Transfer RNA from a Nanobdellota archaeon, 74 nucleotides, folded computationally. The sequence was found in a public genome assembly. It matches the Rfam family "tRNA". Gene Ontology term of the family: triplet codon-amino acid adaptor activity. From the family's description: Transfer RNA (tRNA) molecules are approximately 80 nucleotides in length. The source organism's lineage runs through Archaea, Nanobdellati and Nanobdellota. Its mean pLDDT, the model's own confidence on a scale to 100, is 83.
[in-house]
């Protein structure tokens, strides 16, 4: 220098192919339960989807650029 893959709440992860309300688990908060704690139950909480731009009525998803990490080639 070239090719491929990955990046989504504090953590892990689905969704991307085929554009149409970003979901789940853990965690955290409150309440219930308990003598109390844990467990359990109910409710709540948090993500401009790595970044910039473009296409579109509409982008996590499509296109271009770019950053970081991994693998391969030279």
């Nucleotide at each position: 220098g070239g090719g491929c893959c990955a990046g989504u709440g504090g953590c892990c992860u689905a969704g991307u192919c085929u554009g149409g309300u970003g979901g789940g688990g853990c965690g955290c908060c409150a309440c219930g339960c308990u003598g109390a704690u844990a467990a359990c139950g109910u409710g709540g909480u948090g993500g401009u989807c790595g970044c910039c731009g473009g296409u579109u009525c509409a982008a996590a998803u499509c296109c271009g650029g770019u950053c970081u990490g991994g693998c391969c080639c030279a």